Notes
A computed fold for a 73-nucleotide RNA from an uncultured Bacillales bacterium, annotated as transfer RNA. It matches the Rfam family "tRNA". Rfam classes the family as a transfer RNA.
RNA sequence: GGGGCAAUAGCUCAUCUGGGAGAGCGCAUCCAUGGCAUGGAUGAGGUGGCGGGUUCGAGCCCCGUUUGCUCCA
Numbered sequence: 001g002g003g004g005c006a007a008u009a010g011c012u013c014a015u016c017u018g019g020g021a022g023a024g025c026g027c028a029u030c031c032a033u034g035g036c037a038u039g040g041a042u043g044a045g046g047u048g049g050c051g052g053g054u055u056c057g058a059g060c061c062c063c064g065u066u067u068g069c070u071c072c073a
Base pairs, nucleotide, nucleotide: 001072002071003070004069005068006067007066010025011024012023013022019056027043028042029041030040031039032038049065050064051063052062053061
């Protein structure tokens, strides 16, 4: 220098062929227990790496770019 993969909630990750952004753990409140552990219920939490473009509509398609991993030279 060139190719490939990854980036989504605090953490680990889904969401797959464009249309309602989700799960587990964690966190908050409440209930059960004399209390803890534990179990149950409810809830908060996201500019989807960043900047543009296409489209009525983008996590998903296109272009550029950043970081990490990897392959080639």